RNA sequence: GCUCCUGUCGUCUAGCCCGGCCAAGGAUUCGAGCUUCUCGAGCUUGAGACACGGGUUCAAAUCCCGUCGGGAGCA
Numbered sequence: 001g002c003u004c005c006u007g008u009c010g011u012c013u014a015g016c017c018c019g020g021c022c023a024a025g026g027a028u029u030c031g032a033g034c035u036u037c038u039c040g041a042g043c044u045u046g047a048g049a050c051a052c053g054g055g056u057u058c059a060a061a062u063c064c065c066g067u068c069g070g071g072a073g074c075a
Base pairs, nucleotide, nucleotide: 001074002073003072004071005070006069007068010028011027012026013025020058029047030046031045032044033043034042051067052066053065054064055063
């Protein structure tokens, strides 16, 4: 230099291929409350994410282009 894969809450992950509501779901974590003699466990509730920029579209996490980060291969 070229090709391919990949990037979603603090962490892990579903959704992407095949675009579609409302609050992007779940687990864990953290805050508050309930329960308990206390702790733990359990229950309720809240906080928290689509790497960045642009394009297509009535509508983009999803499709397209570019950039950035990570990984693999070739030279």
This is a predicted structure of a 75-nucleotide RNA (transfer RNA) from Candidatus Micrarchaeum sp.
The sequence was found in a public genome assembly.
Lineage of the source: Archaea > Nanobdellati > Candidatus Micrarchaeia > Candidatus Micrarchaeaceae > Candidatus Micrarchaeum.
Rfam family: tRNA. Rfam links the family to the GO term triplet codon-amino acid adaptor activity. It is annotated as a transfer RNA.